Background: Predicted 3D model of a 72-nucleotide RNA (transfer RNA) from a Paludibacteraceae bacterium. Lineage of the source: Bacteria > Pseudomonadati > Bacteroidota > Bacteroidales > Paludibacteraceae. The prediction has a mean pLDDT of 80. Rfam family: tRNA. From the family's description: Transfer RNA (tRNA) molecules are approximately 80 nucleotides in length. By type it is a transfer RNA.
RNA sequence: GAUCUGCUAGUUCAAUGGAUAGAACGGGGCUCUCCUAAAGCUCAAAUCCGAGUUCGAUUCUCGGGCGGAUCA
Numbered sequence: 001g002a003u004c005u006g007c008u009a010g011u012u013c014a015a016u017g018g019a020u021a022g023a024a025c026g027g028g029g030c031u032c033u034c035c036u037a038a039a040g041c042u043c044a045a046a047u048c049c050g051a052g053u054u055c056g057a058u059u060c061u062c063g064g065g066c067g068g069a070u071c072a
């Protein structure tokens, strides 16, 4: 330098172009308990960035960023 590939809550992962973007673990609050743990209820938290296509984009296209693989 070329090609391919990945990027979504704090972490690990879902989500066929149409939802209020969801689960588990983790975090906060409450209940329970003599206390802790466990358990139950509840709350907060994310689409890497910019354009394009579309009535509608996490999803498709293009460019950029970061990581990985292969080739040179």
Base pairs, nucleotide, nucleotide: 001071002070003069004068005067006066007065010025011024012023013022018055027043028042029041030040031039048064049063050062051061052060